[in-house]
Context: one part of a larger RNA
């Protein structure tokens, strides 16, 4: 010199994009962050719509009335299915096969999607819901009684499907692996329906997204030299989707290490990012991939898929609630609050777009996400006017030969512009889907067209008109490095100060003052690389 997730001083007009709890992985009030589907199913608690007694008025049509009935439009609560393993957040632990990188798997699994085949016979039985009783302050349950299904069981048929036992045939990388037969033994399934779908189940292939192994690579310490007993390796077994000491029994006695084991400190990695001619040094904010965590241990369940952020269970620490019997609870999700700290925003809006769960869909739900607040934190634009004007004005400074110099075209003042501004008018792209309606085409369930309709942000951006210099400059520096000097005051005092140093009576170094430079909506100083 560059740079920064800053941070402090002084100052501060707009914009456009970013970016904003670095410390307490420290506590948390309050609200939202996960649902959905009546085209699975028993229903019908509210609500829609329908019909509508009694009664009141009326001469009557009729109004008014609303008990009650239908209906499944449409739904609370339940079964029962998908989701909730995603997205979103921190960096606490990990020095690791945890990350990068190349490669294997002949040792693997993968819901929903896509393509192929084949099937989808017969039967039961129960527990939600509800109702009745009953415990409890409540969370929460209990015990009798009915009840449906794509819940759930039982029995039947399966084969290209598992095992087991054979033969042949072909390959290879040892353990083996591919195929083709031939006996055995065993596993399924679900309907719903607007009739046009769509969904189940087995099985074989994609895709995809995991799982495991493996070679390089990947902090500091020898003031850590030995470490290691499932430990190393075998044999048989268990387990797992799959290999394996992953786990067990039994048998040998190995294994790692100065090319640095083992221990101890920090520390999430990567692509990045800063800086450097470049080697290299430092770094891991934001953005994306991976990986660990979810108040602290400690475990499984359920499931394609977790040992599971707003699940269960069990202990603990803490908070709170209580009828003292017991029972809730986990913001490191978006906001917010307290704590803490040099320090870092709104208890916003809206699903209009992407994008992601449910659905046949309409739609629902989505603090992902879009956006809108607030903050110079930053990089980028813009503006605070412009052009003329010399009595070179007043004032101030500075010298003094009383005159001059600077401030200085600077100001006043003429003219002229309106970027920003203020007012006002119009006013987008983002939006196409999907649906409703209508028409073609064939391959009859699929394209195409073709109208209506959908925008938080926002009446924004943007454009046009009306006025009008109208709204808008600070801050460090001036001895040398280093760009820029005089005057006063002070008198090794007060003070300055990166470095060298400056100040004891003429200080261009301290303080003021005039002027001067250098950046400028910033400019300086501290940290840090």
């Nucleotide at each position: 010199g560059g740079a920064u997730g800053a941070a402090c001083g002084c100052u501060g007009g707009c914009g456009g994009c970013a970016g904003g709890c670095u410390u307490a992985a420290u506590a948390c009030a309050u609200g939202c962050a996960a649902g959905u589907c009546g085209a699975a199913c028993g229903g019908u608690a509210a609500g829609g719509u329908c019909c509508g007694a009694a009664g009141u008025g009326g001469c009557a049509a009729c109004a008014c009335g609303g008990a009650g009935g239908a209906u499944a439009c449409a739904c609370g609560a339940g079964u029962g299915g998908c989701g909730c393993a995603c997205g979103g957040g921190u960096g606490c632990g990990u020095a690791a096969c945890g990350c990068g990188u190349a490669u294997g798997c002949a040792a693997c699994c993968u819901g929903c999607c896509c393509c192929c085949g084949a099937c989808c016979g017969g039967g039961a039985c129960a527990a939600a819901a509800c109702a009745g009783c009953u415990g409890g302050a409540a969370a929460c349950g209990g015990c009798u009684g009915c009840u449906a299904a794509u819940a759930u069981c039982c029995c039947a048929u399966g084969g290209u499907c598992a095992u087991c036992c054979g033969g042949g045939a072909g390959g290879g990388c040892a353990u083996c692996c591919u195929u083709c037969u031939g006996g055995a033994u065993g596993u399924a399934a679900a309907g719903a329906u607007u009739c046009a779908u769509u969904g189940g189940u087995c099985g074989g292939g994609g895709a995809u997204g995991g799982g495991c192994a493996u070679g390089c690579g990947u902090a500091u310490u020898a003031u850590u030299a030995g470490g290691u007993a499932g430990u190393u390796g075998g044999c048989g077994g268990g387990g797992u989707a799959a290999c394996g000491g992953c786990c067990c029994a039994c048998c040998a006695a190995g294994c790692c290490g100065a090319c640095g084991a083992u221990g101890a400190u920090u520390a999430g990695g990567g692509g990045u990012c800063c800086u450097g001619a470049g080697a290299g040094g430092g770094u891991u904010a934001a953005c994306c991939c991976c990986c660990a965590c979810a108040c602290u241990g400690g475990a499984a369940c359920u499931g394609a898929g977790a040992c599971a952020c707003g699940g269960u269970c069990c202990a603990g620490a803490c908070u709170c609630c209580u009828a003292c019997g017991g029972g809730a609870g986990g913001c490191a999700g978006c906001a917010g609050u307290a704590g803490g700290g040099a320090a870092u925003a709104u208890u916003g809006g809206g699903c209009a777009a992407u994008g992601g769960g449910a659905g046949g869909a309409a739609u629902c739900c989505u603090g992902a996400c879009c956006c809108a607040g607030c903050c110079a934190u930053g990089c980028c634009g813009c503006g605070u006017g412009a052009a003329g004007g010399a009595a070179g004005a007043c004032g101030g400074c500075c010298c003094u030969a009383u005159g001059g110099g600077u401030u200085g075209u600077a100001a006043a003042c003429u003219u002229c512009u309106u970027u920003u501004g203020u007012c006002g008018c119009a006013g987008a792209g983002u939006a196409a889907c999907c649906g409703c309606g209508g028409g073609g085409a064939c391959g009859u369930g699929u394209c195409c067209c073709c109208g209506c309709c959908u925008g938080a942000g926002a009446g924004u951006a943007u454009g046009c008109g009306a006025c009008g210099a109208a709204u808008a400059a600070g801050u460090a520096u001036c001895g040398g490095c280093u760009a820029a000097c005089u005057c006063c005051g002070u008198g090794c005092c007060a003070g300055c100060a990166g470095c060298c140093g400056c100040g004891g009576u003429a200080a261009u170094a301290c303080g003021g003052a005039g002027g001067a430079u250098g950046c400028a909506a910033g400019c300086g100083u501290u940290a840090u690389c």
Molecule: small-subunit ribosomal RNA, 5' domain
Organism: uncultured Bacteroidales bacterium